[in-house]
């Protein structure tokens, strides 16, 4: 260089046959309980889904380019 294949809250998946509010767990705050801590339990915060620029009435989801990470060829 070529091919595949990944990329979504702090971390680890989900969704990706295109449809109105992105969804769980763990984990970080904040209360409740408890002499204190932990667990439980109730709340909250936090990703506009790798970045462009397009296809659509409508893109996390399709095609494109490029950036990053893995494997494979040579």
């Nucleotide at each position: 260089g070529g091919c595949a294949u990944u990329g979504u809250g702090g971390c680890u998946u989900a969704g990706c046959u295109g449809g109105u509010u992105a969804a769980a767990g763990c984990g970080c705050c904040u209360g409740u309980c408890u002499c204190g801590u932990a667990a439980a339990c109730a709340g909250a915060a936090g990703a506009u889904c790798c970045u462009g620029a397009g296809u659509u009435c409508a893109a996390a989801u399709c095609g494109c380019a490029g950036c990053a990470g893995u494997g494979c060829c040579u």

Predicted 3D model of a 74-nucleotide RNA (transfer RNA) from Hymenochirus boettgeri.
Its Rfam family is "tRNA". Rfam describes the family as follows. Transfer RNA (tRNA) molecules are approximately 80 nucleotides in length. Its family is annotated with triplet codon-amino acid adaptor activity in the Gene Ontology.
The coordinates come from a structure-prediction model, not an experiment, and the mean pLDDT is 82.
The organism belongs to Hymenochirus, within Eukaryota.
RNAcentral holds the sequence, with entries from Rfam.